Small-subunit ribosomal RNA, 5' domain, 568 nucleotides, folded computationally. Model confidence (mean pLDDT): 81 of 100. The RNAcentral record of the full RNA draws on ENA and SILVA. Rfam family: Eukaryotic small subunit ribosomal RNA. Gene Ontology terms of the family: ribosome and structural constituent of ribosome. The family is grouped with related families in Rfam's "SSU clan".
Context: one part of a larger RNA
């Protein structure tokens, strides 16, 4: 694991994995709203609502739907396990830092443009979560687009004419993209130049800026360009407070750039894996191994293209065949060593009938997403139209072989604009002799028979004291069961607690299988006559069967046994 026969209570619980990653009707399983994007619903409550009362369907709009659940077909240096690495990379949401530069000239900056659901209204189709035209109306939804120091730096430089100074004028936020340049170092002396000092007037002295790592072309900074020019708030709510009447202000909300953070992601390094030699060569024109450049990627790399070069594995089994192979954490058995298992609740991977191929998006090569092709197979007015249960339930189907088309979102958590809203994740019941734990089916006493021990008689028998056994009596004691109630719960229900019922053939009746051996436990009856028929093996049966069928007895294990495969 499956099956046979039994089954009374309590907890606990696996459960269509094997065979068919066969095929699927019907329902469900993914949606979401705060004071805080958008309301003129001709919905609804009110009544201080005269732009804006308050609930609010509906749509736009923002998030989510890449978690979660499911199965194990593939897959054999693949995945996966530990182990290193990103100085070779992306990261939505979280958490903590971040931004005074925007114009080129006639002025929307107290707020700019134009649409478009919902809505109304006139349609088409046999039909679908299909949709067509006319009318309005909205944004945090799509545009577009301004303003606000002082200084300092770089550069160019009319001029003037060698001390060399200079009017002016241009640039100068982050972001992109290419190049430059700092991002330091043996001492030391000498020359030059600047700067600051000292004065003895042309000699003296002397300061010169630098963060990490094991390791940078690293962080940082600069400079010159470059951009189908990135962000630098025209958004929402709740309090209203100063005030020179010009204005200046609180707290949130959502929204945004760059840098870290977290969550992760993808590469990566090194080791490690079952049977096969009736697989000994393999691989390279079509990348096979290497190199130099591109090119493509978030990013390393023959990933990939162009050009070179001949390279790389291999009896330390390469290649190639097979597996009733996803992998580990584990699990069973074992003195140790070992052996088998391991689909299955945790981690990783893979996949959604087959293959492929893409769109949105931080994330998907997504399938409760689209698009072809192939197998399937639904409706049809025959023109078309729609589909993927290896989510949960369920149904065929194939087997030796697996449950309800129930209840909830109360726990646990996830999700969403969210304290509310939604989840066959997950819970609760149902079916359940996979497993696996506690444990009832009696007990006591007289009586009576019996029977061992010991004492006293030694003659039946007498007393003591200890088991047995009864179709004898007697109480006593209790749940299986049935119940009010309470508690249990989301609501039950099971258990719990409990009035009240509830046991003498206590018939409220324990069962499997077996009594020659191995192997505990009859040479008792009766039946059969090498026949039925038992018996894992040896064997029994041919007229007195210890073995087959029965009865009575007896033995093992017990609410469980006993048969049949696998495996130790």
């Nucleotide at each position: 694991u499956a099956u046979g026969c039994u089954u009374g209570u309590c907890u606990c619980a696996a459960a269509g994995a094997u065979u068919a990653a066969g095929c699927c009707a019907u329902g469900c399983a993914u949606g979401u709203g705060u004071a805080a994007g958008u309301a003129u619903a001709a919905a609804c409550c009110u009544u201080u609502a005269u732009a804006c009362g308050g609930u609010g369907a509906a749509a736009c709009u923002g998030c989510g739907a890449a978690u979660g659940g499911c199965u194990c077909a593939u897959u054999a240096a693949a995945a996966c396990a530990g182990u290193c690495a990103u100085a070779a990379u992306u990261u939505a949401c979280u958490u903590g830092a971040u931004a005074g530069u925007a114009c080129c000239u006639a002025u929307u900056a107290c707020u700019u443009g134009g649409a478009u659901a919902c809505c109304c209204c006139u349609g088409g189709u046999a039909a679908u979560u299909c949709u067509a035209g006319a009318g309005c109306u909205a944004a945090u939804a799509c545009a577009u687009g301004c303003g606000c120091a002082c200084a300092c730096a770089u550069c160019c430089g009319a001029c003037u004419u060698u001390u060399u100074g200079a009017a002016g004028g241009a640039u100068g936020g982050u972001a992109u993209u290419u190049a430059u340049u700092a991002g330091c170092c043996g001492c030391a002396a000498c020359c030059a130049a600047c700067c600051g000092g000292g004065c003895u007037u042309g000699c003296c002295c002397g300061u010169u800026u630098u963060g990490g790592u094991g390791a940078c072309u690293c962080a940082u900074a600069a400079u010159a360009a470059c951009u189908u020019u990135u962000c630098g708030g025209a958004u929402c709510g709740c309090a209203u407070g100063c005030u020179u009447c010009g204005g200046c202000g609180g707290c949130g909300a959502c929204g945004u750039u760059u840098c870290a953070u977290u969550c992760a992601a993808a590469u990566u390094u090194c080791u490690g894996c079952c049977c096969u030699a009736u697989c000994a060569a393999c691989u390279u024109u079509c990348g096979a191994c290497g190199g130099u450049a591109g090119g493509g990627u978030a990013g390393u790399g023959g990933c990939c293209u162009a050009c070179c070069g001949u390279g790389g594995u291999g009896u330390u089994a390469a290649c190639g065949g097979g597996u009733a192979a996803c992998g580990g954490a584990g699990a069973a058995u074992u003195a140790g060593g070992g052996u088998u298992c391991g689909a299955u609740u945790c981690c990783g991977g893979a996949g959604a009938g087959g293959g492929a191929g893409c769109c949105u998006g931080a994330g998907a090569a997504a399938c409760g997403g689209c698009u072809a092709c192939c197998a399937c197979a639904u409706c049809c007015a025959a023109g078309g139209a729609a589909g993927g249960c290896a989510g949960c339930a369920g149904g065929c189907g194939c087997g030796c072989a697996a449950a309800u088309u129930a209840c909830c979102c109360a726990a646990u958590c996830c999700u969403g604009a969210c304290u509310c809203a939604g989840g066959g994740a997950g819970g609760u019941a149902g079916u359940g002799a996979c497993a696996a734990g506690a444990a009832a089916u009696a007990u006591c006493a007289a009586u009576g028979g019996g029977c061992g021990a010991u004492c006293c008689a030694u003659u039946u028998g007498g007393g003591u004291c200890g088991g047995c056994c009864a179709c004898u009596u007697g109480g006593a004691a209790u749940g299986a069961g049935a119940a009010c109630a309470g508690u249990u719960u989301a609501a039950a229900a099971c258990a719990c607690u409990u009035a009240u019922c509830g046991a003498g053939u206590a018939u409220c009746c324990a069962u499997u299988g077996g009594a020659g051996g191995g192997c505990a436990a009859g040479u008792c009856u009766g039946g059969u006559g090498c026949c039925a028929g038992c018996a894992g093996c040896c064997g029994c049966g041919g007229u007195a069967a210890u073995u087959c069928c029965a009865g009575c007895u007896c033995c093992a294990a017990u609410a469980g046994c006993g048969u049949a495969u696998a495996u130790a």